[in-house]
Molecule: transfer RNA
Organism: Candidatus Yanofskybacteria bacterium CG10_big_fil_rev_8_21_14_0_10_46_23
RNA sequence: CGGGGUGUCGUAUAACGGUUAUUACGCAUGGCUGGGGGUCAUGUAAUCCGGGUUCGAUUCCCGGCACCCCGA
Numbered sequence: 001c002g003g004g005g006u007g008u009c010g011u012a013u014a015a016c017g018g019u020u021a022u023u024a025c026g027c028a029u030g031g032c033u034g035g036g037g038g039u040c041a042u043g044u045a046a047u048c049c050g051g052g053u054u055c056g057a058u059u060c061c062c063g064g065c066a067c068c069c070c071g072a
Base pairs, nucleotide, nucleotide: 001071002070003069004068005067006066007065010025011024012023018055026044027043028042029041030040031039032038048064049063050062051061052060
């Protein structure tokens, strides 16, 4: 420098263009236990940035940024 891919709660992960944005772990509070561990209930928190298309964008298009892979 050229080509391709990825970007969603703290971490991992799902989501025909119409979802309350999923689930697990974590974290917080509470119950069971004498305590711990374990388990159960409730809660917590997210779409990389800027435009465009559309009645409607996490999803499609364009540009940017970051990371990964291949080539030179």